A computed fold for a 74-nucleotide RNA from candidate division WWE3 bacterium CG_4_9_14_3_um_filter_43_9, annotated as transfer RNA. Its Rfam family is "tRNA". By type it is a transfer RNA.

[in-house]
């Protein structure tokens, strides 16, 4: 230098052929339960989907550039 994969909540990830409100588990937090703690049960909060543009009625998803991490070739 070229090619491939990944980047979505604090962490690990899902998200189908572009479609209506962006989700799960764990963690956090509130309440219930309990003598207390843990466990269990019921809630709550937390996201400009790495960043910037483009296409589209509509983008996490498609296109372009770029950044970070991993792998391969030279």
């Nucleotide at each position: 230098g070229c090619c491939c994969c990944a980047g979505u909540a604090g962490c690990u990830c899902a998200g189908u052929u572009g479609g209506a409100u962006a989700g799960a588990g764990c963690a956090a937090u509130u309440g219930c339960c309990u003598u207390c703690u843990a466990a269990g049960c019921a809630g709550u909060a937390g996201g400009u989907c790495g960043c910037a543009g483009g296409u589209u009625c509509g983008a996490g998803u498609c296109c372009u550039g770029u950044c970070u991490g991993g792998g391969g070739c030279a």